[in-house]
RNA sequence: CCGUGCUAGGUGGGGAGCUAGCGGUGCCCUGAACCCGCAAUCCGCUCCAGCGGGGCUGAAUCCCCACCCGAGGGCACGCGUCCGGAGGUCAGCGCCGGGCACGGGGUGUUGACGGUCAGGUCCCGCGCGACGUCACCUUGCGAACCGCGUCAGGUCCGGGAGGAAGCAGCGCUAAGCAAGCACUGACGGGUGCCGCGGGGUUGCCGGGCUCGAGCUACCGGUCCGGUAGGCGCUCCGGGCGACCUGUUCGACGGUGGGUGCACGG
Repeated sequence: CCGUGCUAGGUGGGGAGCUAGCGGUGCCCUGAACCCGCAAUCCGCUCCAGCGGGGCUGAAUCCCCACCCGAGGGCACGCGUCCGGAGGUCAGCGCCGGGCACGGGGUGUUGACGGUCAGGUCCCGCGCGACGUCACCUUGCGAACCGCGUCAGGUCCGGGAGGAAGCAGCGCUAAGCAAGCACUGACGGGUGCCGCGGGGUUGCCGGGCUCGAGCUACCGGUCCGGUAGGCGCUCCGGGCGACCUGUUCGACGGUGGGUGCACGG
C1' cells in the first nucleotide's frame, strides 16, 4: 500500500420555551435526514445524553476537534407609533371675558350714531266677551205595601136605605235618575290681536321731529385679563414595529487538523 472481517463512532443539528438542571415530545429556523413504542393534568434521566426494541453504515465525502461565514432566535438601550397613569408652567394651541374699525363682510344720504317726544313691552283697578262648571228651567222615566186620586172584584158595618176601609188596574206625583239647556243667576282661570282709567318707564322695540356720517366684533388680525388638563410638554408603565446600536446562542456551508483492532498478501 491492497484485500477480508470487526470495533469506537455515526444514522441530523440549532433557537426560544418548559425545568432545580439536562435530553425529548409540541412551536420556530435550517434543509433532506433509517423503522417501531412512549410523552403537556407531560415522558425520561441525574450527567454530556432522550428511554426501550430492531436495522443500516463504519476509520473517512461520512466520525471527532478548532477557526471562519452566517439563516434564524433571545436580551438590553435608543427611535417611531398607540394605550394607560401621574404632574404642573413660557399660557404654545384650545376655551372664556374684554378692548381696537387695521384688512374683509354687512349696514347707512330711501338718513348712521347721538338728542328729544309720545307709544308698546311691565304693574294695579273697573268693565265687556268667549269658554267651562253648578243652579234655575223644560222634557222623559220614576213607589209590590209603608205617596195621592179614582178604586172593578172581594171584605166589613147595618133589618134596610146606606155607609166604611181598600188590593190589582188606570191616572198623577216625591226623592232620585237621564237628556236638553235659548234666557237668567253664581262661580272659575296657563281665557282674549277687546274697552276704560291710573301708575311706571333703567333697558329693549317700532314710530314722529332734529342733527348730518358714520355704525357694526360676523371672519381674519392685534392687544389685555383669565381658565389646568382638552391637546402640546415632562415623568412612569405597557403593547406593537418591516428601523438603529450593542450583546448572546447559533443551523447550513467552508478551511485546517485528529482518530483504531485482527488476519492474509
Molecule: Bacterial large signal recognition particle RNA
Organism: Actinomycetes bacterium